[in-house]
The prediction has a mean pLDDT of 83. Predicted 3D model of a 72-nucleotide RNA (transfer RNA) from Candidatus Kaiserbacteria bacterium RIFCSPHIGHO2_01_FULL_58_22. Rfam family: tRNA. By type it is a transfer RNA. It was read from a public genome assembly.

């Protein structure tokens, strides 16, 4: 070339049309003589880029761009 799948918080990842969550780390308090373990809390997202379709998009459509698998 073609097909097909991912792209969300510092990593790993949930979320199938109605105000984005979770473990983990990372802070902060408390427990320690200290450190780790725990218990509590509070932050942290232009949902890859643009466009469309709807009252309304992370969910749908198109397009790029990035990664991965497959064929050729």
């Nucleotide at each position: 070339g073609c097909g097909c799948g991912c792209u969300u918080a510092g990593c790993u990842c949930a979320g199938u049309g109605g105000u984005a969550g979770a473990g983990c780390a990372a802070c902060g308090u408390c427990c320690u003589u200290a450190c780790a373990c725990g218990a509590c809390g509070a932050g942290g997202g232009u949902c890859g880029g643009g466009g469309g379709u709807u009252c309304g998009a992370u969910c749908c459509c198109c397009u790029c761009a990035g990664c991965g698998c497959g064929c050729a």